This is a predicted structure of a 483-nucleotide part of an RNA (small-subunit ribosomal RNA, 5' domain) from an uncultured prokaryote.
The full RNA is in RNAcentral, with records from ENA.

Context: one part of a larger RNA
RNA sequence: ACGAACGCUGGCGGCAUGCUUAACACAUGCAAGUCGAGCGAGAAGCUUCCCUUCGGGGGAGUGGAGAGCGGCGGACGGGGGAGUAACGCGUGGGAACCUGCCCAAUGGUACGGAAUAACCUCGGGAAACUGUGGCUAAUACCGUAUACGGCAUUUGGGGGAAAGAUUUAUCGCCCUGGGAGGGGCCCGCGUCGGAUUAGCUUGUUGGUGUGGUAACGGCGCACCAAGGCGACGAUCCGUAGCUGGUCUGAGAGGAUGAUCAGCCACACUGGGACUGAGACACGGCCCAGACUCCUACGGGAGGCAGCAGUGGGGAAUAUUGGACAAUGGGGGCAACCCUGAUCCAGCAAUGCCGCGUGAGUGAAGAAGGCCUUCGGGUUGUAAAGCUCUUUCGCCCGCGAAGAUGAUGACGGUAGCGGGAGAAGAAGCCCCGGCUAACUCCGUGCCAGCAGCCGCGGUAAUACGGAGGGGGCAAGCGUUGUUC
Numbered sequence: 001a002c003g004a005a006c007g008c009u010g011g012c013g014g015c016a017u018g019c020u021u022a023a024c025a026c027a028u029g030c031a032a033g034u035c036g037a038g039c040g041a042g043a044a045g046c047u048u049c050c051c052u053u054c055g056g057g058g059g060a061g062u063g064g065a066g067a068g069c070g071g072c073g074g075a076c077g078g079g080g081g082a083g084u085a086a087c088g089c090g091u092g093g094g095a096a097c098c099u100g101c102c103c104a105a106u107g108g109u110a111c112g113g114a115a116u117a118a119c120c121u122c123g124g125g126a127a128a129c130u131g132u133g134g135c136u137a138a139u140a141c142c143g144u145a146u147a148c149g150g151c152a153u154u155u156g157g158g159g160g161a162a163a164g165a166u167u168u169a170u171c172g173c174c175c176u177g178g179g180a181g182g183g184g185c186c187c188g189c190g191u192c193g194g195a196u197u198a199g200c201u202u203g204u205u206g207g208u209g210u211g212g213u214a215a216c217g218g219c220g221c222a223c224c225a226a227g228g229c230g231a232c233g234a235u236c237c238g239u240a241g242c243u244g245g246u247c248u249g250a251g252a253g254g255a256u257g258a259u260c261a262g263c264c265a266c267a268c269u270g271g272g273a274c275u276g277a278g279a280c281a282c283g284g285c286c287c288a289g290a291c292u293c294c295u296a297c298g299g300g301a302g303g304c305a306g307c308a309g310u311g312g313g314g315a316a317u318a319u320u321g322g323a324c325a326a327u328g329g330g331g332g333c334a335a336c337c338c339u340g341a342u343c344c345a346g347c348a349a350u351g352c353c354g355c356g357u358g359a360g361u362g363a364a365g366a367a368g369g370c371c372u373u374c375g376g377g378u379u380g381u382a383a384a385g386c387u388c389u390u391u392c393g394c395c396c397g398c399g400a401a402g403a404u405g406a407u408g409a410c411g412g413u414a415g416c417g418g419g420a421g422a423a424g425a426a427g428c429c430c431c432g433g434c435u436a437a438c439u440c441c442g443u444g445c446c447a448g449c450a451g452c453c454g455c456g457g458u459a460a461u462a463c464g465g466a467g468g469g470g471g472c473a474a475g476c477g478u479u480g481u482u483c
Base pairs, nucleotide, nucleotide: 001481002480004479005478006477007476008475011355012354013353014352015351016350017348018347019313024311025310026309028308029307030306033072034071035070038069039068045062046061047060048059049058050057051056079266081264088191089190090189091188092187093186094185097183098182099181102179103178105176107174108173109172110144111143112142113141119134120133122131123130124129164171165170192238193237194236199229200228201227204226205225206224207223208222209221210220211219241263242262243261244260245256246255247254248253268289269288270287271286272285291302292301293300294299319345321344322343323342327341328339329338330337331336358388359387360386361385368379369378370377371376392424394419395418396417397416398415402410427472428471429470430469431468432453433452434451438467439466440465441464442463448455449454
């Protein structure tokens, strides 16, 4: 010094912090949606009209639920640290790259077409789900036209865009080059232990060509050459996320990498790609595996290292809380919706800081306790008594800022005013030396103490109790770890 634990004790507040172990398994709820100003269709309800066997049925209008197509977002935010000794990280450079939304700018937004969900119909299945036929829309899909610029070329030439909506003022769409921010790649240097690991390597090292990628490159492939690394420690084994920082120290250094921040890698285990500006994608897909669950045995469903919570492990670590009020994020023109990010509240002396548990006076130095040489000493102004005060807490009332106009979860909180009453609030460790603090009794190498030296065998300041004393104090000790 601590993310601590354990023992005894425990009044209040502020601010922090809280599974270090099993990257063990998870019941339940919530954690990513949104847009009707892209599109078709449109339930309930309501209004009105008609019919009625009085049960109800139908038409028109309004209304907009649930679902669907489509767009954007789900690659952020949140989690834990398994793997990784690596261009992973840190730092400083580099050139062969990409970039949705955003910013400023140039030009354009023309003409057509064919489908398909939803819906209807008929089927299959226990379910999950799924098949046939028919209808339909779009900012979904396709074609044609045009092309500033760009690519390529010996010349002719070839290929290549767009989307509309509406409340008529906006929001969009396409091409092009630029910016900002973000990302991919390469290199120098730095980055734990073991030599009781000394040799390692065949896409290996380089070249040519080709493919591939946003891009360089053995990144892949064909051919050619035989290289490349290594005691300046290769390879192998072990351990480990890295950093800003944190702790310690006069510093140099040592140790460490909780919380907060940056980067990386991971998402039941292993592999794979799809979509996309961006993923090889925690709450997407496919395959395999282990495990759990459902099943009509044919087949299906799942992944808390999100927030709570459960079991288990452990010395040990919290609520199945409130709110989107603020900050921020996604969608939307907006209203708004979503947000276990976040802001708050709850629990825990886990830590730091602050405060309180009273103040003054009070000698017959009371009683009691303890000691005593029996005279007395000490506890001790301590108590009582008297005179005061009221922090915190308690009771009553008022009551914020946080919110630029509205909107406050926190919260009737903080704070302010009033009231009662010393009232509700002290313990823990130690007293042989180191080390601050001494006597009596008990015990008798017993019981026990102990960090080291060492105490205890009949006068123990060292064991146990008591009185007294010392230290710290809502804490005090012990254990563990680091300097």